This is a predicted structure of a 75-nucleotide RNA (transfer RNA) from a Myxococcales bacterium.
The RNAcentral record of the sequence draws on ENA.
Its Rfam family is "tRNA". Rfam links the family to the GO term triplet codon-amino acid adaptor activity. The family's RNA type in Rfam is transfer RNA.
The source organism's lineage runs through Bacteria, Pseudomonadati, Myxococcota, Myxococcia and Myxococcales.

RNA sequence: GUCCCCAUCGUCUAGUCAGGCCCAGGACACCGGCCUUUCAAGCCGGCGACGCGGGUUCGAAUCCCGCUGGGGACG
Numbered sequence: 001g002u003c004c005c006c007a008u009c010g011u012c013u014a015g016u017c018a019g020g021c022c023c024a025g026g027a028c029a030c031c032g033g034c035c036u037u038u039c040a041a042g043c044c045g046g047c048g049a050c051g052c053g054g055g056u057u058c059g060a061a062u063c064c065c066g067c068u069g070g071g072g073a074c075g
Stems, first nucleotide, its partner, number of pairs: 001074007010028004020058001030046005051067005
């Protein structure tokens, strides 16, 4: 330098192929409540995310372009 893959709540992850479904779903963590003499466990509730910029579209996490970061192959 060329090419390929990846980037989503604090963490892990589904959804992307083939655009549209309630508030982007789940697990753990965290916070509050119930229970308990207390703690843990259990139950209920809450919290919180689409790497950045642009484009297409009535509508983008999803498609297109660029950038950033990570991983890989070739030279």